[in-house]
Description:
Transfer RNA from Marine Group III euryarchaeote CG-Epi1, 77 nucleotides, folded computationally. Taxonomically the source falls in Candidatus Thermoprofundales (Archaea, Methanobacteriati, Thermoplasmatota, Thermoplasmata).
């Protein structure tokens, strides 16, 4: 130097193929149920989807550009 894969909630990962309310276990908070505790059961909090642009009524998807990380290949020595 060139390819290819990942980047979504505090943590783990769906959803991208084919555009149309952004979901899920785990955690935090509150309550239930139990003498208490875990367990268990409900509710609630929590992402403007790596950043930045363009596309389009409408974009996490689609396209251009970066930025981080891992594979591959190539070049010099």
């Nucleotide at each position: 130097g060139g390819g290819c894969c990942a980047g979504u909630a505090g943590c783990u990962u769906a959803g991208c193929u084919a555009g149309g309310u952004a979901a899920a276990g785990c955690g935090a908070u509150c309550g239930g149920c139990u003498c208490u505790u875990a367990a268990c059961c409900g509710a609630u909090c929590g992402a403007c989807c790596g950043u930045g642009g363009g596309u389009u009524c409408g974009a996490a998807u689609c396209c251009c550009a970066u930025c981080u990380g891992g594979c591959c290949c190539g070049c010099c020595a």
Its mean pLDDT, the model's own confidence on a scale to 100, is 81.